[in-house]
RNA sequence: GGGGGCGUCGUCUAGCUUGGCUAGGACGCGGGCUUUGGGAGCCCGUAACCUGGGUUCAAAUCCCAGCGCCCCCA
Numbered sequence: 001g002g003g004g005g006c007g008u009c010g011u012c013u014a015g016c017u018u019g020g021c022u023a024g025g026a027c028g029c030g031g032g033c034u035u036u037g038g039g040a041g042c043c044c045g046u047a048a049c050c051u052g053g054g055u056u057c058a059a060a061u062c063c064c065a066g067c068g069c070c071c072c073c074a
Stems, first nucleotide, its partner, number of pairs: 001073007010027004020057001028046006050066005
């Protein structure tokens, strides 16, 4: 220098080539019930689409540019 993949709650992850439901699940964290206490269990809550722009009535999803990480080639 060229090519490819990935980026979503604190962590892991689904959804992305089918554009439209309040963005779902697990763990964690906070509160409650239960317990002498803790753990387990049950209930409630918590918090996310890498950045900017474009297309569209509507974008996590499609397009462009950038940033970061990884892989291959040179």
Record summary:
Transfer RNA from a Candidatus Aenigmatarchaeota archaeon, 74 nucleotides, folded computationally. The RNAcentral record of the sequence draws on ENA. Its Rfam family is "tRNA". From the family's description: Transfer RNA (tRNA) molecules are approximately 80 nucleotides in length. Its mean pLDDT, the model's own confidence on a scale to 100, is 80.